RNA sequence: CUACUGAAAAGGCAAACUCAUUGAAAGGUGAGGACGCAAAGCUACGGGCCUAAGGUGCUUUCACUAUGGCAGCCGGGUUGCCCGU
Numbered sequence: 001c002u003a004c005u006g007a008a009a010a011g012g013c014a015a016a017c018u019c020a021u022u023g024a025a026a027g028g029u030g031a032g033g034a035c036g037c038a039a040a041g042c043u044a045c046g047g048g049c050c051u052a053a054g055g056u057g058c059u060u061u062c063a064c065u066a067u068g069g070c071a072g073c074c075g076g077g078u079u080g081c082c083c084g085u
Stems, first nucleotide, its partner, number of pairs: 003085002006082001012037002017032006035072001041078003045075003048070003054065004
């Protein structure tokens, strides 16, 4: 330096929910709070999933659609702590 591993130690992140805020919504942000996570750090490249303002169709309803999102859905890319092999 690289790969693998995750018992120890030092730590890290923060689900649901609540409050505030933002957004058409999905969702995001902040505070509280911990279900869990060895990348639950970052990244929208691939698949998948969510929403439908606007647009289109039908013209009561409703349906389709991402240019909007989800990294704690999976994979890829990339960066990183400690111990052991």